[in-house]
Context: one part of a larger RNA
RNA sequence: AGCGCACGGUGGAUGCCUAGGCGCCAGGAGCCGAUGAAGGACGCGGCGAACAGCGAAAUGCCUCGGGGAGCCGUAAGCAGGCCUUGAUCCGGGGGUGUCCGAAUGGGGGAACCCACCUGCUGUCAUGAGCAGGUACCCACACCUGAAUCCAUAGGGUGUGAGGAGGGAGACCAGGGGAAUUGAAACAUCUUAGUACCCUGAGGAGAAGAAAACAACAGUGAUUCCGUCAGUAGCGGCGAGCGAACGCGGAUUAGCCCAAACCAGUGAGCAUGCUCACUGGGGUUGUGGGACACUCAAUAAGGGAGUUUAUCAUACUAGACGAAGCGGCUUGGAACAGCCUACCGUAGAAGGUAAGAGUCCUGUAGUCGAAAGUGUGAUGGCCCCGGAGUGGAUCCCGAGUAGUGCGGGGCACGUGAAACCCCGUAUGAAUCCGGCAGGACCAUCUGCCAAGGCUAAAUACUCCCUGGCGACCGAUAGUGAACCAGUACCGUGAGGGAAAGGUGAAAAGCACCCCGGGAGGGGAGUGAAAGAGAACCUGAAACCGUGUGCUU
Numbered sequence: 001a002g003c004g005c006a007c008g009g010u011g012g013a014u015g016c017c018u019a020g021g022c023g024c025c026a027g028g029a030g031c032c033g034a035u036g037a038a039g040g041a042c043g044c045g046g047c048g049a050a051c052a053g054c055g056a057a058a059u060g061c062c063u064c065g066g067g068g069a070g071c072c073g074u075a076a077g078c079a080g081g082c083c084u085u086g087a088u089c090c091g092g093g094g095g096u097g098u099c100c101g102a103a104u105g106g107g108g109g110a111a112c113c114c115a116c117c118u119g120c121u122g123u124c125a126u127g128a129g130c131a132g133g134u135a136c137c138c139a140c141a142c143c144u145g146a147a148u149c150c151a152u153a154g155g156g157u158g159u160g161a162g163g164a165g166g167g168a169g170a171c172c173a174g175g176g177g178a179a180u181u182g183a184a185a186c187a188u189c190u191u192a193g194u195a196c197c198c199u200g201a202g203g204a205g206a207a208g209a210a211a212a213c214a215a216c217a218g219u220g221a222u223u224c225c226g227u228c229a230g231u232a233g234c235g236g237c238g239a240g241c242g243a244a245c246g247c248g249g250a251u252u253a254g255c256c257c258a259a260a261c262c263a264g265u266g267a268g269c270a271u272g273c274u275c276a277c278u279g280g281g282g283u284u285g286u287g288g289g290a291c292a293c294u295c296a297a298u299a300a301g302g303g304a305g306u307u308u309a310u311c312a313u314a315c316u317a318g319a320c321g322a323a324g325c326g327g328c329u330u331g332g333a334a335c336a337g338c339c340u341a342c343c344g345u346a347g348a349a350g351g352u353a354a355g356a357g358u359c360c361u362g363u364a365g366u367c368g369a370a371a372g373u374g375u376g377a378u379g380g381c382c383c384c385g386g387a388g389u390g391g392a393u394c395c396c397g398a399g400u401a402g403u404g405c406g407g408g409g410c411a412c413g414u415g416a417a418a419c420c421c422c423g424u425a426u427g428a429a430u431c432c433g434g435c436a437g438g439a440c441c442a443u444c445u446g447c448c449a450a451g452g453c454u455a456a457a458u459a460c461u462c463c464c465u466g467g468c469g470a471c472c473g474a475u476a477g478u479g480a481a482c483c484a485g486u487a488c489c490g491u492g493a494g495g496g497a498a499a500g501g502u503g504a505a506a507a508g509c510a511c512c513c514c515g516g517g518a519g520g521g522g523a524g525u526g527a528a529a530g531a532g533a534a535c536c537u538g539a540a541a542c543c544g545u546g547u548g549c550u551u
Base pairs, nucleotide, nucleotide: 001550002549003548004547005546006545007544008543009542015536016501017500020472021471022469023468024467025466026465027464028463029461030460031166032165039100040099041098042055043054044053046078047077050074051073052059061094062093063092064091065090066089070082071081072080105114106113107112115134116133117132118131119130120129121128136163137162138160139159140158141157142156143155144154171202172200173199174198175197176196182189186236212219213218223250224249225248226247227246233241234240254453255452256451257397261280262279263278264277265276266275267274268273269272285431287396288395289394290393291390292389293388294387295386301384302383303382305381307380308379309378310377311376312375313374314373315372316371318367319366320365324340326339327338328337329336341358342357343347349361350360351359402426403425404424405423406422407421408420409419412438433448434447435446436445437444488495489494508535511522512521513520514519
């Protein structure tokens, strides 16, 4: 030195565990904000920092309920207090709530600086302090008011829970809008109207009450699901893209204007017309309405509106809740084994020194709210709201429909290309009217554009409650089980860790010895200290001590 054996050190694998995650189900909730949000800064405790809680009324204040013996958070300790005259704690309502932040008196390098007005405190006075107000835009009302006579623009004041800003990396609509890729290259095409950016909205959003489909039979707003169907089609007819009708379901709900006409008010002037506003009227396609006449009528009926009252129900604290302090054995400990009982609408689960229906918390079951909130029902309030006949006249959404050209969307790439939308140039008709039925024409059929509103069925999950898992178990599962979006890195955008386990209970080793200490040896605690905090188990690499063999 090598190879063994034995015993150690180091190291932190493995096993076991779970405080944290992940996925899903059901129900709820789905916005917050100038009455100052989201998010922060700085403070507040008798005692340093941090986290959590709170805001100069600062570890808390008032009140109404619950609860019933301890309490002053994590967090021990010292000091000092509170509490059956009901504390701590839990829930409802209220008060306070510094400074920054849309930040809004002005400024500003966020959490700072400097003002003005009104009222008050204080001072001899000034300085100082406190409370309220003072941004911009919009709407409405009023007061003023140029060029320019009236007027208008402009200015000012007041009122307004008006707007702004945030979010959940989700869902929705709209405005913009790629490329990688595929086509085995690539340009039309595809990826894809995807990603991404912007705007807006809400608990949903969008769509929506036929100028629709259909086909000689019929349906009757929209949305979503299944099917039709990978069909009909589209397509360098390549790659690929890809319907609809119909049928079966979910859910169901329909309405309001404009115009004709009437009335009122105002304006203009050509002084008998026009325009504007307000109210009535009216809302349709077996055309409807105005108009004329007749009937009905303050109602029936309906409401998607509102708030109050009552009732019901649910939520936001909770309450009651059966049955072994049984015997023996082992053990540190009985929840184990044996024997013997009991309950069960409760043998879910967790805890307790070890496998506990009967020890604790609970579970099944049954109850419960002063206050606040949701939902429903009824009543009140408010809102909407009737038909028939006649057929002369009037009305029925205009730079609209349509057309040419250029584009886009429709499954449909210009195609025979209808339909819808945009740009551009043109440009109708008013019921003897107009649009559509996939070029176009006729017949036939369906429908009434150029105004608007509309629950439910649908999408999603930051969040709350309950539950579940052939999900993970600390290199896994969230990046984060632990004071993690931390430490640390970066000018910044941004990137981004590692790190769990004594024991049943701290009973966390009084005292003695060695040592400067660290550490160790006794003693003691404990079932165990080879569980001593560098703490469960304690693998391997790696490093030793002893010994055997070989060299």